[in-house]
RNA sequence: GCCGCCGUAGCUCAGCCCGGCGGAGCGAGUGAUUCGUAAUCACUAGGCCGAGGGUUCGAAUCCCUCCGGCGGCU
Numbered sequence: 001g002c003c004g005c006c007g008u009a010g011c012u013c014a015g016c017c018c019g020g021c022g023g024a025g026c027g028a029g030u031g032a033u034u035c036g037u038a039a040u041c042a043c044u045a046g047g048c049c050g051a052g053g054g055u056u057c058g059a060a061u062c063c064c065u066c067c068g069g070c071g072g073c074u
Base pairs, nucleotide, nucleotide: 001073002072003071004070005069006068007067010026011025012024013023020057028044029043030042031041032040050066051065052064053063054062
């Protein structure tokens, strides 16, 4: 230098192909339960979906550029 994959909640990851209300588990908080803790159960909060731009009525999803990580080739 070229090619591919990945970037979404504090963490691990779905959702992307085929555009239409942003999710799960763990973790955190509150409450219930318990003599108390753990476990269990219920509820709540937490995201400008890596950045910028474009297409579109509408973009995490499609297109372009860039940034970061991993792998391959030279």

Background
This is a predicted structure of a 74-nucleotide RNA (transfer RNA) from a Thermoplasmata archaeon. The source organism's lineage runs through Archaea, Methanobacteriati, Thermoplasmatota and Thermoplasmata. Rfam family: tRNA. Rfam classes the family as a transfer RNA. The coordinates come from a structure-prediction model, not an experiment, and the mean pLDDT is 85. RNAcentral holds the sequence, with entries from ENA.